[in-house]
RNA sequence: AGUGAUGUAGCUCAGUUGGUUAGAGCGCAGCAUUCAUAAUGCUGAGGUCGAGAGUUCAAGUCUCUCCAUCACUACCA
Numbered sequence: 001a002g003u004g005a006u007g008u009a010g011c012u013c014a015g016u017u018g019g020u021u022a023g024a025g026c027g028c029a030g031c032a033u034u035c036a037u038a039a040u041g042c043u044g045a046g047g048u049c050g051a052g053a054g055u056u057c058a059a060g061u062c063u064c065u066c067c068a069u070c071a072c073u074a075c076c077a
Stems, first nucleotide, its partner, number of pairs: 001073007010026004019057001028044005050066005
């Protein structure tokens, strides 16, 4: 330099054919329970869906540009 993949909650990941309110597990906070802790149960907080632009009545989802990470290939030595 080229090709491909990935980017969604603090972490690991879902998200169907574009469709009305974006989710799960773990973690975190509070409450219950206990002599206490763990475990368990209940409740809750937490998201510019990597950035920008476009198409559309409507975009996490489609298109383009850019950024980051990973893999492969090529180049130099």
The RNA shown here (transfer RNA) has 77 nucleotides and comes from a Methylophilaceae bacterium. Rfam family: tRNA. Gene Ontology term of the family: triplet codon-amino acid adaptor activity. The source organism's lineage runs through Bacteria, Pseudomonadati, Betaproteobacteria, Nitrosomonadales and Methylophilaceae. It was read from a public genome assembly. The prediction has a mean pLDDT of 81.